[in-house]
Formats: sequence, C1' cells, structure tokens
RNA sequence: GAAUUUUGUAUCUAGGGUUCCAGCUUUGUCCGUUGAUAAAGUGUUCGGUCCAAGAGAUACAGGCCAGCUUGGUUGUGUAAAGCAUAAGCUGGUUCACGGAGGGAUAAAAGCCCGGGAGAU
Repeated sequence: GAAUUUUGUAUCUAGGGUUCCAGCUUUGUCCGUUGAUAAAGUGUUCGGUCCAAGAGAUACAGGCCAGCUUGGUUGUGUAAAGCAUAAGCUGGUUCACGGAGGGAUAAAAGCCCGGGAGAU
C1' cells in the first nucleotide's frame, strides 16, 4: 500500500417522535351535579400503540477455527483395505473513536446511507 471477512432472526433496553388511542386546552351542541359528543390546537404530555442500536443486552440458528468419533459405538462411495467424504460431539468466536450532510416513515431517532468520510 492492497484484498477479504467481521452473518441472520426474535424478544427487549438506551433513545425517538406524533399517524392511531389517551391526556390537557378552547369552542359548539346536548344535559343542567359529576358529564356526553363533534371540531380545532398541543409532544415543554415522564402515558398505551408504533420506530429503535455495527460499536447496548439476551436467546436461537448459521458460518469460521481447534480437538475427538467414524465398524469395538451413525452413514455414503470403492471388489476389499486404504483413502475420500458426510455426519456427530466438545470447546472457542477477538477488537471497535467516529462528524457534517442526506433519506424513509405520520414524524423523529443511537433507524438507513454507515464497521461510511475521517481519526488511531
């Protein structure tokens, strides 16, 4: 200096806004006790639904690496052995600072662009 890889899904959390529900405010109507209903506004409204992390958590699956089993204890190919291969079991699976700007959704975000640009 170059190349390759660092997986996927689910359930959550940090966080996020405002479609829907609810809360609050105003007005109209009904009712005249509490309230009901319609419209508008409000996310500076600690709510429910919803979105949500590469560098957050958990679980499962897959991949990779190492060891073992493989006729004495699971198979396939070969005349047979050998050999090759599939499968199974156990263990491991590290590191990670990061803008601006843009995009989606109703809207926003630690979502996506992005293990990006850049930095070490």

Guanidine-I riboswitch aptamer from uncultured Halomicronema sp., 120 nucleotides, folded computationally. Rfam family: Guanidine-I riboswitch aptamer. Rfam describes the family as follows. This family represents a conserved RNA structure found upstream of the ykkC and yxkD genes in Bacillus subtilis and related genes in other bacteria. The function of this family is unclear although it has been suggested that it may function to switch on efflux pumps and detoxification systems in response to harmful environmental molecules. The coordinates come from a structure-prediction model, not an experiment, and the mean pLDDT is 76.